[in-house]
RNA sequence: UAUGCUUCGCUAGCUCUGGGACUCGUCUCCUACGGCAGAGGUGAAUUGACGAGGUUGGGGUGUAUCGAAGGUUCGGUGGAUCUCCUCGCGGUUGGCUACAAUCGUGAGCGACCUGGCAAAUCUUGGGAACGAUUCCGGAGACAAUACAGGUUUGGUGGUCUGAC
Repeated sequence: UAUGCUUCGCUAGCUCUGGGACUCGUCUCCUACGGCAGAGGUGAAUUGACGAGGUUGGGGUGUAUCGAAGGUUCGGUGGAUCUCCUCGCGGUUGGCUACAAUCGUGAGCGACCUGGCAAAUCUUGGGAACGAUUCCGGAGACAAUACAGGUUUGGUGGUCUGAC
């Protein structure tokens, strides 16, 4: 230094990409010659999601939330805490119980009010590369979901209890 194994930590706009786009080399076409530009072939390389947020256990399912930016954050693959269905377990509906509804451990749907925070882009200083690009810093901001707080708001049968 490389490879393999083991352990720990981090990561889901998370990984990859024979398409596309772009860069470099080379060949061919075009041209009176040479060249420029363009087109095609070929080799190599670059790019290919900016954060916020999200996991009850099992099975299935689908183009999987929110905004920021704006030339490709294009197209595609795999995966994913999400959606829906279902089973188990758990919470709530005064206690117990059977069912029902609704949710998931901060565990009722709905409605209303208040609060609330980012990174990239932009700008600027450096390193690497022929280049497309990429890496490490400085400074200044700006979100919407989620989330937090508050108000309103909920069963059926049996039985028990509390308050009035």

About this RNA: GlmS glucosamine-6-phosphate activated ribozyme aptamer from Brockia lithotrophica, 164 nucleotides, folded computationally. Its Rfam family is "glmS glucosamine-6-phosphate activated ribozyme aptamer". The family's RNA type in Rfam is riboswitch. Rfam links the family to the GO terms regulation of gene expression and catalytic activity. Model confidence (mean pLDDT): 76 of 100. Taxonomically the source falls in Brockia (Bacteria, Bacillati, Bacillota, Thermicanaceae). The RNAcentral record of the sequence draws on Rfam.